[in-house]
RNA sequence: CACUUAUCACGAAAGGCGGAGGGACUGGCCCUAUGAUGCCUUGGCAACCUGAUAUUUCAAGGUGCCAAUUCCUGUUCCGGGUUUAACCGGGAAGAGAUAAGUC
Numbered sequence: 001c002a003c004u005u006a007u008c009a010c011g012a013a014a015g016g017c018g019g020a021g022g023g024a025c026u027g028g029c030c031c032u033a034u035g036a037u038g039c040c041u042u043g044g045c046a047a048c049c050u051g052a053u054a055u056u057u058c059a060a061g062g063u064g065c066c067a068a069u070u071c072c073u074g075u076u077c078c079g080g081g082u083u084u085a086a087c088c089g090g091g092a093a094g095a096g097a098u099a100a101g102u103c
Stems, first nucleotide, its partner, number of pairs: 002102007013042005021031003025074001027072002043066003047063003050059003070095001075092006
């Protein structure tokens, strides 16, 4: 890298370096010189593994995470709506992220 399974509506801050983009991609819509992405230090959260356990909680050892539902959306189905569309709501799938396992 690939494959399998599970989860993704909750939760989580400050400082320093640095200097223009970023939110995976499309289209939107947002964040950003009142300082983005990224890096470092401390802090925090608790998804999975781990440990304990009164089986419900605790811990924070390993990864991870700390703007917005995975920010919304994309493919398709159902319902409403429309002459037809636009639009609204719900579901499934796809894509993505994370964890554990396999190779």
This is a predicted structure of a 103-nucleotide RNA (SAM riboswitch aptamer (S box leader)) from a Lentimicrobiaceae bacterium. The prediction has a mean pLDDT of 83.